[in-house]
Transfer RNA from a Planctomycetota bacterium, 76 nucleotides, folded computationally. The RNAcentral record of the sequence draws on ENA. It matches the Rfam family "tRNA". Gene Ontology term of the family: triplet codon-amino acid adaptor activity. The coordinates come from a structure-prediction model, not an experiment, and the mean pLDDT is 82.
């Protein structure tokens, strides 16, 4: 340097040919318990890497970039 896959909430991931985002697990509160865990209710938590384009409308589609993993190849 080429190529392929990934990038989504703290964390580990879903999200069927675009219609405006969730599950699980942590975590705050409440119940309950002497208090704890458990368990059961209810909550907060998101510029869907960035930057432009398409488009009524983009996490999804097109181009750069960024940055992980992994192949090929170079070079010492």
């Nucleotide at each position: 340097g080429g190529g392929u896959a990934g990038a989504u909430a703290g964390c580990u991931c879903a999200g069927c040919u675009g219609g405006u985002a969730g599950a699980g697990c942590a975590c705050u509160u409440g119940a309950u318990u002497g208090a704890a865990a458990a368990u059961c209710a209810a909550g907060g938590g998101g510029u869907c890497g960035c930057c432009g384009g398409u488009u009524c409308a983009a996490u999804c589609c097109c181009g750069g970039c960024u940055c992980u993993a992994c192949c090929c190849a170079c070079c010492a």